[in-house]
RNA sequence: CUCUUAUCAAGAAAGGCAGAGGGUCAUGGCCCUGUGAAGCCUUAGCAACCUCCUCAAUGAAAAUUGAGAACUGGUGCUAAUUCCAUCCCACGUAAAAGUGGGGUAGAUAAGUC
Numbered sequence: 001c002u003c004u005u006a007u008c009a010a011g012a013a014a015g016g017c018a019g020a021g022g023g024u025c026a027u028g029g030c031c032c033u034g035u036g037a038a039g040c041c042u043u044a045g046c047a048a049c050c051u052c053c054u055c056a057a058u059g060a061a062a063a064u065u066g067a068g069a070a071c072u073g074g075u076g077c078u079a080a081u082u083c084c085a086u087c088c089c090a091c092g093u094a095a096a097a098g099u100g101g102g103g104u105a106g107a108u109a110a111g112u113c
Base pairs, nucleotide, nucleotide: 003111004110005109006108007107008106013043014042015041016040017039021032022031023030026086027085028084029083044078045077046076049074050073053068054067055066056065057064058063082105087102088101089100090099091098
C1' cells in the first nucleotide's frame, strides 16, 4: 500500500520538554489554543478488537459459537457523535429549517496480497 469483515451516541488526564498552531485533506460552519496548539517523553486511566482465563452448547477430537472476566501480553484511545454539513432517497415546508435511512471518505481492530 490492496482487499475483506466488525465497530464508530458510551468511556477515560495529569506532569515534563517544546513554542503556534489544532480539530485527517477540500469548502462552509462551529469550536479548542500563550490560563500553552502540534510533536516527543513519563506516569495514570478507559475500553474489550486480538491473546490469556472462566462458564455453557455442539463435537470422538481438533475446534466453533455464545456469555462473562479484566489476572497476562499486542494494539488502540483518553474536548465536542468520526465536532457538524457536503452526495442520494424518503418525510417535512409556500420556500426554508428540521427528521430518518443510505452512500462516499476516514479511524481502529483482526485477517489478507
Molecule: SAM riboswitch aptamer (S box leader)
Organism: Bacteroidota bacterium